Description:
A computed fold for a 75-nucleotide RNA from a Candidatus Binataceae bacterium, annotated as Fluoride riboswitch aptamer (crcB RNA motif). The coordinates come from a structure-prediction model, not an experiment, and the mean pLDDT is 76.
[in-house]
RNA sequence: UUCAAGCCGGGUGGUGGAGUUCACCCGAACCGCCGUCCUCCAAUCUGGGAGACGACCGAUGACUCCUACGGUGCA
Numbered sequence: 001u002u003c004a005a006g007c008c009g010g011g012u013g014g015u016g017g018a019g020u021u022c023a024c025c026c027g028a029a030c031c032g033c034c035g036u037c038c039u040c041c042a043a044u045c046u047g048g049g050a051g052a053c054g055a056c057c058g059a060u061g062a063c064u065c066c067u068a069c070g071g072u073g074c075a
Stems, first nucleotide, its partner, number of pairs: 009026005016066006032056001034054004039049003
């Protein structure tokens, strides 16, 4: 200097907060889906990656509660 493991701690799981729990990460985990356009790779399976634009669902990774938003009914 680099790598691995353990402990403690922190972070993440497509929109907010909290509790419980699961998974993942230690500078990575994570960054939904569809259509169109463009580009690159591959080669006949019409596929894969990146970028741009448009549209759609959902406040959970899972459960519960609160808040925001939306629909219906009543007062």
The model forms 100% of the base pairs in the Rfam consensus. It was read from a public genome assembly, where an Rfam model found it.